[in-house]
RNA sequence: GGGUCCGUGGUCUAGUGGUUAUGACAUCGCCUUCACACGGCGAAAACCAGGAGUUCGAAUCUCCUCGGACCCA
Numbered sequence: 001g002g003g004u005c006c007g008u009g010g011u012c013u014a015g016u017g018g019u020u021a022u023g024a025c026a027u028c029g030c031c032u033u034c035a036c037a038c039g040g041c042g043a044a045a046a047c048c049a050g051g052a053g054u055u056c057g058a059a060u061c062u063c064c065u066c067g068g069a070c071c072c073a
Stems, first nucleotide, its partner, number of pairs: 001072007010025003018056001027043005049065005
């Protein structure tokens, strides 16, 4: 330099054009316990790497940029 794939709460992750972006772990509160853990109930937390475009409507499609992984040279 060329090609493929990826970027979504603190971490991991679902999503494949249309309701309020899904779940697990973690965190916080309550219940339970003498207490802790486990368990049950609930809550906060991401507007989707950045920008532009297409569309009535974009996390999702297109282009550019940034970052990461792999392959080729």